Bacterial RNase P class A from a Burkholderiales bacterium, 335 nucleotides, folded computationally.
Of the family's consensus pairs, 95% are formed in the model.
Its Rfam family is "Bacterial RNase P class A". It is annotated as a ribozyme.
The gene name in the source record is rnpB.
The coordinates come from a structure-prediction model, not an experiment, and the mean pLDDT is 76.
The RNAcentral record of the sequence draws on ENA.
Parts: sequence; C1' cells; structure tokens
RNA sequence: GGAGUCGGCCUGGCAGCCGCUGCGCACGUGCACGUCGUGCGUGGAGGAAAGUCCGGGCUCCGCAGAGCGGGAUGCAGGGUAACGCCCUGGCACGGCGACGUGACGAAGAGGGCCACAGAGACGAGUCCUGUCGUGUAACAGCGGCAGGGGUGAAACGCGGCAACCUCCAUCCGGAGCAACACCAAAUAGGCAGGCGCCUAGGUCGGCUCGACCGAUGCCUGCGGGUAGGUGGCUUGAGGCCCGGGGGUAACCCCGGGCCCAGAGGAAUGGCUGUCAGCCCCGCCGGGUUCGCCCGGCCGGGGCCACAGAACCCGGCUUAUCGGCCGGCUCCCGCU
Repeated sequence: GGAGUCGGCCUGGCAGCCGCUGCGCACGUGCACGUCGUGCGUGGAGGAAAGUCCGGGCUCCGCAGAGCGGGAUGCAGGGUAACGCCCUGGCACGGCGACGUGACGAAGAGGGCCACAGAGACGAGUCCUGUCGUGUAACAGCGGCAGGGGUGAAACGCGGCAACCUCCAUCCGGAGCAACACCAAAUAGGCAGGCGCCUAGGUCGGCUCGACCGAUGCCUGCGGGUAGGUGGCUUGAGGCCCGGGGGUAACCCCGGGCCCAGAGGAAUGGCUGUCAGCCCCGCCGGGUUCGCCCGGCCGGGGCCACAGAACCCGGCUUAUCGGCCGGCUCCCGCU
C1' cells in the first nucleotide's frame, strides 16, 4: 500500500422567529379547589419506537394431586427474573487465515423411507464367472458350492435417515392495558313504595248486591348496563454518567451523582440564516496504462436515509442516507 474479517459508536450542530404538549409557579379571582386564559420556568421519540416472532413483570379468569392429549426446546459448562437469547469450550463443515455456519440427545423398543444407477436397497436374493451333480446327442434348464466383476452415497455389516413418526430429558393453564378497578348522566327497560279514576279489565257466581286483585298514568327510591370521566401510566428485575472490584467472556458486585415523554384521535413541528457532510457540473494543480484517478476549495446546483412512543421490560428478526473508531488476518513493496 492492497484485500479481507470481527466488534463498538453517531444518526446533523448553532442562532433567530412562529407553534404543539406534560409538569410546577404566579396572575386573571373576594376565599379554597377545579376548568379556562395569559406569562415565566422546566421536560418532550428510536436505534430500530417497526414486525408482534420468543421470554417475563402486571391484571383478570380457572385450578386438590396426578395422568392422558398438545406445543416448544435438545453437545458440555456458564450468564439471566426468564428465554427458543447471550458467552466460553468441544465436535462437524467452509475458508490459506482472521473468522463464519450448525435442531449437534437416542438408529440397543417399534413403524416408515433410502432418488438415479443396479439382478438386488434391508424383505432377502442370484446379473455374470468357475466347478460339481442332474439332465441333454450337445446346449439350454434345475440344484449345490466357491469366487470376484459391475452399479451406487451405501451391497447384508448390528448400513444410513429422527428440521419422518417415535423414544428419552427439560419446560409450558387461558386471555390480554380495548387487561382490570372506580365514579357515573339522558333515554328505555327492571324492582320496591306511595298517590290516583279506586277506572278499563279479571277472580268468586246461574243472576244481582258484595268482596278481592288491579293494567295504563304521576311521584320517590334502589340496582345493573351504556355515553362520558378517573385510575392503571410510568420509580422500574430501571436507565444514564463517574470511580473501584471479580470473571477468558456473557455478566455480576460495591460507592457517588442525576431522573430523562406519558399523549390519548393521540403533542414532540414549521420557516429563515449559517456551519458541517455527501453527490454532480465548471475551474485550477498533479499523476496517467489516455479509460480516468488524486488533491484544492474559487463558483453554481442538488441531496440529507429508515422510520414515529401508546402498560412496561429482556431478546431476536427486518428496514436504513452518510460517517467515525478499534482489534485481528492474508498478500505485495521498502529498510
């Protein structure tokens, strides 16, 4: 200098103006609270907030225990609240190497499968050759023995396959914040009490008198559900920063400091300027194998990704413009 491999990190900066939203304080307001408005202060998306694929916390429902059934996982050891995640080591495969990939238990129980080729693929059997017997005029044929050839990943050998059933071991109840809890209108309906024409109607009765029940209506109360509102809601196996310690590592422990979105038809935005970054054109300088390459920054233009919290964590996977840092490997050159 070139090629490669592994890991970590950032996701534009600053200023001005106009906005949105959580919280706190003050004022509007004679007192308190709430609402609303104004002002001030302070906080306001991500590395994936995504897919909802695993694992948990939390909530409600179910549940004596065990079994059947179903699902998941599968080398060994470790980490973790837990995991199908992560780390270390072994083995196998790929790579010169750094390194990468791997459902990697069991074929001593049973079932199933083994493409193509080959006579034959796990039941046994005989394509070819030799030989013996039988048979024949001689072959063929039939039977026994021996042997190799050929095909194939594998040819009878305790064959191979369990991301085929299965066996073994371990783990797993269901549904999810639209969970769940609380407050609670209007209207309709339910129940109870009262008022009321004691009416319509009904019961007793052959009929009359009479007795009893009594719709609709009005008032009051109760209870359930709905609209709506509040909690759950962000202090949590928590995160970040600094320091120390243990461990190969994942990770763990100790000390100090800080609290850093909680909205809910759902805020976190827009404009301007400037400085960065990248790309293109032009200009200048250098190199050139005349294809271009490198640098400068003078001028102009363009771009600036993927994406957007919705109960909260730990993972995995997927998407992603541009850039930074570090470890290691191989090759070439010079000293």